Bacterial RNase P class A from Sphingomonas sp., 355 nucleotides, folded computationally. The model forms 96% of the base pairs in the Rfam consensus. RNAcentral holds the sequence, with entries from ENA. It matches the Rfam family "Bacterial RNase P class A". Gene Ontology terms of the family: ribonuclease P activity, dimeric ribonuclease P complex and tRNA processing.
[in-house]
Formats: sequence, structure tokens, C1' cells
RNA sequence: CCAGGGGAUCGGGCGGCCGCGCGCAAGCGAGGAAAGUCCGGGCUCCACGGGAAAACGGUGCCGGGUAACGCCCGGCGGCCCUUCGGGGUCAGGGAUAGUGCCACAGAAAGCAUUCCGCCGCUCUUCGGGGCGGUAAGGGCGAAAGGGUGCGGUAAGAGCGCACCGCGGCUCCGGCAACGGCGCCGGCACGGCAAACCCCACCGGGAGCAAGACCGAAUAGGGAUGGCGAAUGCGGUUUCCCGCCGCGCCGUCCGGGUUGGUCGCUAGAGGUGAGGGGCGACCCUCGCCCCAGAUGAAUGGUCGCCCAUCCUCUUAUCGAGGUGGACAGAACCCGGCUUACAGGUCCCCUGGCUUA
Repeated sequence: CCAGGGGAUCGGGCGGCCGCGCGCAAGCGAGGAAAGUCCGGGCUCCACGGGAAAACGGUGCCGGGUAACGCCCGGCGGCCCUUCGGGGUCAGGGAUAGUGCCACAGAAAGCAUUCCGCCGCUCUUCGGGGCGGUAAGGGCGAAAGGGUGCGGUAAGAGCGCACCGCGGCUCCGGCAACGGCGCCGGCACGGCAAACCCCACCGGGAGCAAGACCGAAUAGGGAUGGCGAAUGCGGUUUCCCGCCGCGCCGUCCGGGUUGGUCGCUAGAGGUGAGGGGCGACCCUCGCCCCAGAUGAAUGGUCGCCCAUCCUCUUAUCGAGGUGGACAGAACCCGGCUUACAGGUCCCCUGGCUUA
């Protein structure tokens, strides 16, 4: 310098003019994701006699961090890749509690099984048939009741032995998950819990349109006082009688739409230094205040510059043009996920060149 991978960070800069929101003023005024609203909390209201209850939902190796988490850090184990240094990935509790399922193919898919083959006996018309043994060989399959080798056998077989695997026990290391040495067991126990289920732990519900306050006019509700009470109107299926209801004015009470105020932003806050820790993160001290709108501000324009892209060219130069990715607060935090033009820095691997 080139290629690949990983991480961090910025995400146009400066100035002039005009304008907008908050604020007395000074001054401040979008983001790393303000997004999706997936998870966890704060806060608010509602509900609640109690309960590690039932039901339902969620989480699931171990230890730590945190207000908490399904997040993060460190470790363990399985699987995959490897240049053997390491890297990636995992819904990673339980399959002798029980139930269920295992497609297609295949003889057989779960207290195993003989389709072909092999071996023994026997029959034979010499093509083969029958009975028995055999899971070593073939074949099917994701999976066929440990693997490799030697012995053994009629052929075979953990039948015997060695190593590996598996299970159990003691000891050692580790807080633990787990790892290691040794001994014992010939192997009994296939897989699936992102099937029901079992075990452990967690969870009351709704959400700032939460919720609180002020509160008209008109209309409507309740109580009460006054006036009027005869006709009328409505209901009682029709008619008559009877019964019930219907008016106006005033006072008080309560609810409440539009609207206004609060909630509303100083907080698990940011930042600098020091310290602790492998790390996530924590502690101490100092400094700072950093949007609060409600049809909802945070914008427009001009000049210079940086990056991108395009064209021309005298071609690593120069000229001209373009013009900023994804997006945009709405109660607030911690995460996760998703989107993102381009720039900068660091680390790892490989290659080339120079000293």
C1' cells in the first nucleotide's frame, strides 16, 4: 500500500439576513436511531380479607452486573469452521414420572424385527424347498438396540480381551456450571419437551387520551318555593267513566362537552479527574443544566469550505455542475430489533514493496 473481517465514533462546518417555540431576561431548541412499540422499570389511577393456592402467561447451563429484564459481562458444555493462534453458533432445565409422535422408503420405527445374504440339519425332479441359527455383510432410512481391532465360532454375536464411547462410585480442583485421576459395570437407557407434560423461578389490571384542578352559554337531571289548575294534549287496544303524566317563573345542588391550568421534565442525568474490577459495571470528588410544543416550534435563504456523484478535459492536475444517508421528540428512563450516503480512528488475518 492492497484485500478480507471485527470494534468504536462522527453523521456536514463557519458566517450574514429573515422567521418560529420556550423563557421576565440571559439563554436554550431533535436523534443515534427521536422509529418498531418487542422486553424491563419509574410514575398515575383502578381493583384487592389472606395464601410460595388454583388457573393462565412467561423465563430456563453456572456465576456476576443492574432499579429491573427475555438485556449485558465473564465462564462451562454441545455443534460447526480453522492458517491450530483462534473464531462462530446454541429456545442450553427434565426423555427410568406419565401420555403421545417418529413422514417417505423399508421385512421391521420401539417391551424390536430375518427382505437379500451367510451357516447347520434335512428333502430334492438338482431349478430349489422346509426347519433352525445369525444383526457380522447387503439394502431402506434422519434414526435399525455402542464403535475400531484382535481372538473366537458351523456362521456369528460384548461371547472374551485392548482402546474409545456410555453408566455408576470414591477422591481431587472449582463459589458453581463443570473438569480430571482411579475403580467398577459388558452395555442395560434410540430420538423429539419451538408435543402435551413435570420441576424451579417470575407475573393483579390499565396506561400521560394515566390522572388532578378550574369551569361557562345552551340543552338536560335532582331537590325545593311560588303561580296556574278548567278546557286541552298524550297514555291506558276502540268508545264512556276513572286513573296516570304533561306547564311557567325563581333558588340551590350535582354531573359535564368545547376550553384552560397542572402532570411536563433535575434525571436509575451529562461530563472531567482519581480509584476498584478480566469485564459488564461500581465508588469518591469537581463542574454543567441540555427541547417541552399541543394542529403541534426546532425552519428558509445567501456566501465560503469539506465529502459524495456526474460531465468535459491538456487526464493522479484542472474546469463546470449537483448537493447531503436513514429519519424527525410528544410522560420519562434501561435494553433489544430494524433503517442509514459518506467520513475518521483502532485491532486481527493474508499478500506485496522498502529499510